[in-house]
RNA sequence: UGGGUUGACCAGGCGGCUGCGCGUCACGCAAGUGGCUCGAGGAACGUCCGGGCUCCGCAGAGCAGGGUGGUGGGUAACACCCACUCGGGGUAACCCGCAGGCCAGUGCCACAGAGAACAGACCGCCGGGAUCCCUUGGGAUCCCGGUAAGGGUGAAACGGUGGUGUAAGAGACCACCAGCUUCCCGGGUGACCGGGAAGGCUAGGUAAACCCCACCCGGAGCAAGGCCAGACAGGGCACGUUUGAGGGCUGCUCGCCCGAGUGCCCGGGUAGGCCGCUGGAGGGCGUCGGCAACGGCGUCCGUAGAUGGAUGGUCGCUACUCCUCUGCCGGCAACAGCAGGGGAACACAGAACCCGGCGUAUAGGUCAACCCAUCCA
Numbered sequence: 001u002g003g004g005u006u007g008a009c010c011a012g013g014c015g016g017c018u019g020c021g022c023g024u025c026a027c028g029c030a031a032g033u034g035g036c037u038c039g040a041g042g043a044a045c046g047u048c049c050g051g052g053c054u055c056c057g058c059a060g061a062g063c064a065g066g067g068u069g070g071u072g073g074g075u076a077a078c079a080c081c082c083a084c085u086c087g088g089g090g091u092a093a094c095c096c097g098c099a100g101g102c103c104a105g106u107g108c109c110a111c112a113g114a115g116a117a118c119a120g121a122c123c124g125c126c127g128g129g130a131u132c133c134c135u136u137g138g139g140a141u142c143c144c145g146g147u148a149a150g151g152g153u154g155a156a157a158c159g160g161u162g163g164u165g166u167a168a169g170a171g172a173c174c175a176c177c178a179g180c181u182u183c184c185c186g187g188g189u190g191a192c193c194g195g196g197a198a199g200g201c202u203a204g205g206u207a208a209a210c211c212c213c214a215c216c217c218g219g220a221g222c223a224a225g226g227c228c229a230g231a232c233a234g235g236g237c238a239c240g241u242u243u244g245a246g247g248g249c250u251g252c253u254c255g256c257c258c259g260a261g262u263g264c265c266c267g268g269g270u271a272g273g274c275c276g277c278u279g280g281a282g283g284g285c286g287u288c289g290g291c292a293a294c295g296g297c298g299u300c301c302g303u304a305g306a307u308g309g310a311u312g313g314u315c316g317c318u319a320c321u322c323c324u325c326u327g328c329c330g331g332c333a334a335c336a337g338c339a340g341g342g343g344a345a346c347a348c349a350g351a352a353c354c355c356g357g358c359g360u361a362u363a364g365g366u367c368a369a370c371c372c373a374u375c376c377a
Base pairs, nucleotide, nucleotide: 001373002372003371004370005369006368007367008366009365010364012318013317014316015315016314017313018312020039021038023036024035025034026033027032041348045359046358048357049356050355051354052353053221054220055219056218060254061253062252063251065217066216067215068214069213070084071083072082073081074080085099086097087096088095089094100212101211105210106209107206108205109204122151123150124147125146126145127144128143129142130141131140132139133138159177160176161175162174163173164172178202180199181198182197183196184195185194186193187192225275226274227273228272234266235265236264237263238262239261246258247257248256282301283300284299285298286297287296288295289294321344322343323342324341325340326339327338328337
């Protein structure tokens, strides 16, 4: 200097005019007027997870259903985050993984191919028999038997290489490997890693197929749930009051509990106000512990709360920061420094009970570390 990987930050400031909202102060009988502080996000979006909070139950048990899936830690919790292990990709930094089980069972693997999981003989190889041809040998066709080492098909063909052996072959046997099983030693909290011995010779892929295994799971949701005010109009049917209607909030069964009125249909009234509603598993700084996520201690801060739903518009100046151009200095060059000119945040987007994550969108401007290549000193 170029290319790459990972992580993080900003999303302007000041002033004038004008238009809004909560709060507060003053004036006013009131309506209202004026002053002052404050007033959307890095994702507020998606509603994909986890909670706080609220209500029902709190008497369970079983089945169904759902979720997670390497190990250890963090957290209120999680499918999140951190570290590690294994597998895959990359020269590397680093990235990805729906990462337990196919010897519990049942499926699927198109086409091609003889045969795709107790598979299999198309071309071949060997032995025997028959016929024909040639005539030292031998060749062609058919039948029977043996074979799976060679060739072919395919994404994948029932271990690999070398030998012994055989009529020809084959883990049939042997040596060295790979895989599987069992046992032992060492390291590690663990997943797992390293090493040794023995054995039988060898059991494809797929669970992001059904399934098996391990662990976890009450439900509904701020339109939750409370308080106040106000208005109205009841009628019918069914069942029931201990021979128990109905109810106990994902579904079913059993069990237990509450229980005197319930359930359904038709019709009428109300849709207002207040709370919940913003101090939280909150944030900043410092320090200690930890590889880290994160936690402890100390100290400081107080930053929207609307309800058809505010936080806007416009003008001017400017740059804490950054980009670019010119000049000076300096020198081989480059960097740095100084001065001046010009330019820049208009993208994605919009609180509605609150928080921790993940996913997605994004104009412009930045910072840091690491890896690779090249060059200079």
Molecule: Bacterial RNase P class A
Organism: Arthrobacter cavernae